[in-house]
Description: This is a predicted structure of a 74-nucleotide RNA (transfer RNA) from a Candidatus Saccharimonadota bacterium. Rfam family: tRNA. Rfam describes the family as follows. Transfer RNA (tRNA) molecules are approximately 80 nucleotides in length. It is annotated as a transfer RNA. Its mean pLDDT, the model's own confidence on a scale to 100, is 81. The source organism's lineage runs through Bacteria, Bacteria candidate phyla and Candidatus Saccharimonadota.
RNA sequence: GCGCCCGUAGCUCAGCUGGAUAGAGCGUCAGUUUGCGGUACUGGAGGUCACAGGUUCGACCCCUGUCGGGCGCA
Numbered sequence: 001g002c003g004c005c006c007g008u009a010g011c012u013c014a015g016c017u018g019g020a021u022a023g024a025g026c027g028u029c030a031g032u033u034u035g036c037g038g039u040a041c042u043g044g045a046g047g048u049c050a051c052a053g054g055u056u057c058g059a060c061c062c063c064u065g066u067c068g069g070g071c072g073c074a
Base pairs, nucleotide, nucleotide: 001073002072003071004070005069006068007067010026011025012024013023019057028044029043030042031041032040050066051065052064053063054062
C1' cells in the first nucleotide's frame, strides 16, 4: 500500500428484513435483609450507537469518506 472484519453504558456483548421509549450480564449507587460484612432480593443512575456527510417519511442498521483496533496478502 491492497483486501476483509470490528467500533453500541465503566467492562463483556445482543440489537431480526430500516420502524415502537436503545437493551442484557457484570460492575457502580441506594434500599430491604444482617450485630458488621458478604450472599440474596428490590430500585436507580450511567449512551454524541467512533466521527462527518448522504439516501429515506423514518438510520445502531443502507451508501461514501475519515479515525482507531484486529487479521490476511505484498